A computed fold for a 350-nucleotide part of an RNA from Selenomonadales bacterium OttesenSCG-928-I06, annotated as small-subunit ribosomal RNA, central domain.
The coordinates come from a structure-prediction model, not an experiment, and the mean pLDDT is 86.
Context: one part of a larger RNA
RNA sequence: UUGGGCGUAAAGGGCGUGUAGGUGGGAUAUUAAGUCUUAAGUUUAAGAGCGGUGCUCAACGCCGUGUAUGAUUAAGAAACUAAUAUUCUUGAGUUAAGGAGAGGAAAGCGGAAUUCCCAGUGUAGCGGUGAAAUGCGUAGAGAUUGGGAAGAACACCAGUGGCGAAGGCGGCUUUCUGGACUUAUACUGACACUGAGGCGCGAAAGCUAGGGGAGCGAACGGGAUUAGAUACCCCGGUAGUCCUAGCCGUAAACGAUGGGUACUAGGUGUAGGAGGUAUCGACCCCUUCUGUGCCGGAGUUAACGCAAUAAGUACCCCGCCUGGGGAGUACGGUCGCAAGGCUGAAACUC
Repeated sequence: UUGGGCGUAAAGGGCGUGUAGGUGGGAUAUUAAGUCUUAAGUUUAAGAGCGGUGCUCAACGCCGUGUAUGAUUAAGAAACUAAUAUUCUUGAGUUAAGGAGAGGAAAGCGGAAUUCCCAGUGUAGCGGUGAAAUGCGUAGAGAUUGGGAAGAACACCAGUGGCGAAGGCGGCUUUCUGGACUUAUACUGACACUGAGGCGCGAAAGCUAGGGGAGCGAACGGGAUUAGAUACCCCGGUAGUCCUAGCCGUAAACGAUGGGUACUAGGUGUAGGAGGUAUCGACCCCUUCUGUGCCGGAGUUAACGCAAUAAGUACCCCGCCUGGGGAGUACGGUCGCAAGGCUGAAACUC
């Protein structure tokens, strides 16, 4: 490379947007680039195939013959692909009317709890553990009552509930703003799918500068435990955790399952709509679309399992894998303030 693969054996890019490229709905007409047919010459000889023949046979040699392959030229065919023109509406988008949502950004507000400060009451303990001790407390702690300050997070509602491309999003109100869904079929008329590079987003930790700092708490100090205890337990506690601006760009970034389209038994929950039946009305009931769960048949799988949210049946596009270790290392390049990221071997060894 061909092939075979990628839920768990090696292997789906963390996620989106989109360039080139690849692929692409129905009808009619034309062209004839791909495609197909016919013909011509060419495709050195040898070799290979077939038929003969010569060495006693064979290998080997000689003769004849046809095929195949490639490019070229000429004449034709028009189904498919392509190109051009016209057209269609079901893919896609727009419009109108609706309801749902922790989707995003900013500002403001609220109550509970915690810690600290002040004051009152009050006296000897409090705290902590398996048991203790360090620690706090007669300079009045802990408990309790009143007042004040600060920062961070939002109990119940809460739900294999909702929203978002992923990361993720949860007190309340206002402003700005993105997307999805349903119904109508009014408009455009293939405008679509995927997407190497590129660009953007991207938990936590970490970094730079300036704020903030209640609680928690790497490092660190102390008390225990222990043979030891650089731990687990306890008392403290700095960075950090929070905000603003800017970096970093990684995670078991997981559904360990890339995106799109179509098709293929059912049953049962739940969320958001629409229609129908029924009714005084609501509920109930039936149908349907979108999402989210469970069970299960065919099929599939090495098995486990998956099973209309496929890991089934097919097509299109991208990414990735090719024995273990060495190694996600070295070297080089590139990005970064750094930490480090991305790209990514070999010797050797089993």